[in-house]
Molecule: Glycine riboswitch aptamer
Organism: Novilysobacter arseniciresistens
RNA sequence: UGAAAACACUCUGGAGAGACCGGUUCAAUCCGGCGCCGAAGGUGCACGAAGCGACCCUCCCCCCGCUGCCGUCACGGAGCCCGCUUCCGAACUCUCAGGCAAAAGGACAGAGGGGCGCCC
Numbered sequence: 001u002g003a004a005a006a007c008a009c010u011c012u013g014g015a016g017a018g019a020c021c022g023g024u025u026c027a028a029u030c031c032g033g034c035g036c037c038g039a040a041g042g043u044g045c046a047c048g049a050a051g052c053g054a055c056c057c058u059c060c061c062c063c064c065g066c067u068g069c070c071g072u073c074a075c076g077g078a079g080c081c082c083g084c085u086u087c088c089g090a091a092c093u094c095u096c097a098g099g100c101a102a103a104a105g106g107a108c109a110g111a112g113g114g115g116c117g118c119c120c
Stems, first nucleotide, its partner, number of pairs: 002120001007114001009112005018034001020033004035100003041096001042094001044092001048087006057079004064071002
């Protein structure tokens, strides 16, 4: 100096579910009531990983016997198995939040340029 991913910004696309009922009541807000949606955000969980603990089994180490096959084999170690704790993904899940005409918002996707900048 170049430079990945991630990040922010701009543009484009972007689903679902009552313009529900009542309060002198288009929408929104407020109060009361019933019914729904999942794709802002958030919650929970798998496989797996780490740590701890207990027992059986297998192997290693070790003791003894034996011509050999084989048997015996304390403690300790490793593996397997079980339990607990923590970490752990989603468009799954919960529906807290948010939403249920339009508008706004909207996970995600495409494009654009921007700063930072891993390995090199």